[in-house]
């Protein structure tokens, strides 16, 4: 200098001017409200609403059956499908990255196309044996049909029922043997554990798929701030059906049993209202330091207060500065590639915005900065 990997951070600043919202104070107004001053006034994702919790209301006799979620191990946390560390598998020369990562000898299903055959295997070609017929001067070969054996070879496929060598055989085959790989079981060592290392025995090999049913382990009530509560105000009833203990209907997260409440319930037509207040923001909060821990994180001490709108406020313009990019000119370092730098002109600044509050994940984002690390080139 080039090419990369990981982690963290910023998301312009100042001034002028015109505006906006809540609150407090002052002044005016009977009042709605108006004027002035002051404090505060969006984000790293406020977003998507995909997970998890707090909070609120309903429920909280019981039993059974369904349903949903998670899935290596250990830890963190209020909790999680999140985070950290490790294990295993895969990728990369490497820093490092990726994995919806339990079970396929409990059972069932499926495995496209190609191929003879796709799962208690299979005979298309080939190889071997035999019957019959034929050909040839060669009597042993060759050819054709049929029957049988064979998974060593060819061919198909993502995948063909271990691999290599030998024995054996008509030809072959774990049929047998040696080594290797893999599986099951047992033992020893290390580790909290997933797992890793070593040794022995066994039959000789039992495909894949569970983001297919299923099995195993663990977890899970429902609805959501339009939750929920209070105040004020308005109105007009009519009709039909079902039921009143032989009980309509409702509650017990879905269904069934069972239990409890129970005199009203459902539909249609018509009428009224759609205001205010609380909930509402101080919290698993944030910052700094320190202690424990590899880390996620936790404890302690000190400090800080940082939006609460309700048709929904935080914006527009101008100037200066800073930043980035382009062009022109000047100068510097270096053998060079190239890298800093000064002046002037021009251009640019994204994604997007609270609505009860937090913790995550995912996605969007003009650009920039910092730190650690890896590989390579050139020069010394």
């Nucleotide at each position: 200098c080039g090419a990369g990997u990981c982690a963290g951070c910023c998301a312009g600043g100042c001034g002028g001017u015109c505006g906006c919202g809540u609150c407090a104070c002052c002044g005016g107004g009977u009042g709605a409200c108006c004027g002035g001053u002051g404090c505060c006034g969006a984000g790293g994702a406020a977003c998507g609403u995909c997970c998890g919790g707090g909070c609120u209301c309903c429920g909280c006799a019981g039993g059974g059956c369904a349903g949903g979620g998670u899935g290596g191990u250990g830890g963190g946390u209020a909790a999680c499908g999140c985070c950290c560390a490790c294990c295993c598998g895969g990728g990369g020369c490497g820093a490092c990255c990726c994995g919806c990562g339990g079970g396929a000898c409990a059972g069932u299903g499926c495995c496209a196309c190609a191929g003879a055959a796709a799962a208690c295997a299979a005979a298309c070609c080939g190889c071997c044996g035999g019957u019959u017929g034929g050909u040839c001067c060669u009597c042993g070969a060759c050819c054709a049909c049929c029957c049988g054996g064979u998974a060593a070879g060819g061919g198909u496929g993502a995948a063909a029922c271990g691999g290599u060598g030998g024995u054996g055989u008509a030809a072959g085959a774990g049929a047998c043997c040696a080594c290797c790989a893999g599986c099951a079981c047992c033992c020893c060592c290390g580790g909290u554990g997933a797992c890793g290392g070593g040794g022995g025995u066994g039959g000789c090999u039992u495909g894949g798929u569970a983001a297919a049913c299923c099995c195993c382990a663990c977890c899970c009530g429902g609805a959501g701030c339009a939750a929920g509560g209070c105040c004020a105000g308005a109105c007009a009833g009519g009709g039909a059906g079902c039921g009143g203990u032989u009980g309509a209907g409702g509650g017990c997260g879905g269904c069934c049993c069972g239990c409890c409440c129970g005199a009203g319930c459902u539909c249609c037509c018509g009428g009224g209202u759609a205001g205010g207040c609380c909930g509402c923001u101080g919290g698993a909060a944030c910052g700094u330091g320190u202690u424990g821990g590899c880390a996620a994180c936790a404890g302690c001490a000190c400090g800080u207060c940082g939006a609460g709108a309700u048709g929904g406020a935080u914006g527009g313009c101008c100037g200066c500065c800073a930043c980035u990019c382009g062009c022109a000119c000047g100068g510097g370092a270096g053998c060079a590639a190239u890298c800093g730098u000064g002046u002037g002109c021009g251009a640019g600044g994204a994604c997007a915005g609270g609505a009860c509050c937090c913790g995550g994940c995912g996605u969007a984002u003009c650009g920039g900065c910092u730190g650690a690390c890896u590989c390579g080139u050139c020069c010394g």
Bacterial RNase P class A from Angustibacter sp., 380 nucleotides, folded computationally. The gene name in the source record is rnpB. It matches the Rfam family "Bacterial RNase P class A". Rfam classes the family as a ribozyme. Its family is annotated with ribonuclease P activity, tRNA processing and dimeric ribonuclease P complex in the Gene Ontology. RNAcentral holds the sequence, with entries from ENA.